Transfer RNA from Streptomyces chrestomyceticus, 74 nucleotides, folded computationally.
The RNAcentral record of the sequence draws on ENA.
[in-house]
RNA sequence: CGCACUGUAGCUCAGUUGGUAGAGCGCGGAUCUUAUAAGUCCUGAGGUCGUGGGUUCGAGCCCCACCAGUGCGA
Repeated sequence: CGCACUGUAGCUCAGUUGGUAGAGCGCGGAUCUUAUAAGUCCUGAGGUCGUGGGUUCGAGCCCCACCAGUGCGA
């Protein structure tokens, strides 16, 4: 320098063909216990989906640029 992949909740990751973003763990609350842990329950909290633009009635998803990480090539 070129190419590919990845970036979504505190962590690990889903998210199909564009239609108002989810799971597990963790956190909080309730229940249970003398108490703690474990178990069970929850219309519980937590996200400007890496950044900035574009297309569209509508973008996590499509397009462009940039940033960070990983790998390959030279």
It matches the Rfam family "tRNA". Rfam classes the family as a transfer RNA. From the family's description: Transfer RNA (tRNA) molecules are approximately 80 nucleotides in length.